[in-house]
RNA sequence: CGCAAACCGUUGGGGUGUCCCGCACAGGGGCUGAGAGGCGCGAGCCAACCCAUCGAACCUGAUCCGGGUCAUACCGGCGGAGGGAACGGUGCAGAUGAUUGC
Numbered sequence: 001c002g003c004a005a006a007c008c009g010u011u012g013g014g015g016u017g018u019c020c021c022g023c024a025c026a027g028g029g030g031c032u033g034a035g036a037g038g039c040g041c042g043a044g045c046c047a048a049c050c051c052a053u054c055g056a057a058c059c060u061g062a063u064c065c066g067g068g069u070c071a072u073a074c075c076g077g078c079g080g081a082g083g084g085a086a087c088g089g090u091g092c093a094g095a096u097g098a099u100u101g102c
Stems, first nucleotide, its partner, number of pairs: 002102003006090005011052004017031005037046003058083003064077004
């Protein structure tokens, strides 16, 4: 000097399942998970969380296949299959504080 990582901001995307007790959409508890929350008795809104093209957050296939479970994307397969939401800044003029690599 040029990059990358990383971080920040704004904006956007996304899911919220399953089982038990219970008359119950109240309330309580178990499981998985980053997340299973709140208000609205509905549409929807808010919060937390995750993810944003170097994209496995999430959706479709799927009322799928195998295993397991009381049950459930619970685990694996399907599968890098098809879709899927981005810009700016710091890093990186100089000075000060603070981080790593090429």
A computed fold for a 102-nucleotide RNA from Paracoccus beibuensis, annotated as TPP riboswitch aptamer (THI element). Lineage of the source: Bacteria > Pseudomonadati > Alphaproteobacteria > Paracoccaceae > Paracoccus.